[in-house]
Molecule: Glycine riboswitch aptamer
Organism: Melghirimyces algeriensis
C1' cells in the first nucleotide's frame, strides 16, 4: 500500500505517404488488375554488455588477446500484413477508473 512497475478499459492529443489509372459494381461503398508511395497497428531481423567454452601467453588461479555457443532492444533496419482525401485506425504521451503489487 494513495510507492516504482505491469496488464485492462474509458478520456484527450497524435505522424507520413496518389481523393493515381483501368474495368466491373445501384452508390461516396466493394471487388480485380497495374503503376508510385509511407511506417507509428501486428510482425520479422540485428550491436554491444553481461555468462559459457575452447586455444595463446603465464608455474597455477585472476587479468589480457583471439575464436566459438546460446541469449540479445528500439522511434533503428524490412515492408509480410497494413496505410496513402474524410472517416476508421494508429506506436507513443498525460489523466481517470480497475485488477496485480513492496521490486519503491
Nucleotide at each position: 500500500a494513495u510507492g516504482a512497475c505491469u496488464g485492462u478499459g474509458g478520456u484527450g492529443g497524435g505522424a507520413g505517404a496518389g481523393a493515381u489509372c483501368g474495368g466491373a459494381u445501384a452508390a461516396u461503398u466493394u471487388c480485380c488488375g497495374g503503376c508510385g508511395c509511407c511506417g507509428a497497428a501486428g510482425g520479422a531481423g540485428c550491436a554491444a554488455c553481461a555468462u559459457c567454452c575452447c586455444a595463446a601467453a603465464a608455474a597455477g588461479c585472476c587479468c589480457u588477446u583471439g575464436g566459438g555457443a546460446a541469449a540479445g532492444a528500439a522511434u533503428c533496419u524490412c515492408u509480410c500484413a497494413g496505410g496513402c482525401a474524410a472517416a476508421c485506425a494508429g506506436a507513443c504521451c498525460a489523466c481517470c477508473a480497475u485488477a496485480g503489487g513492496a521490486c519503491g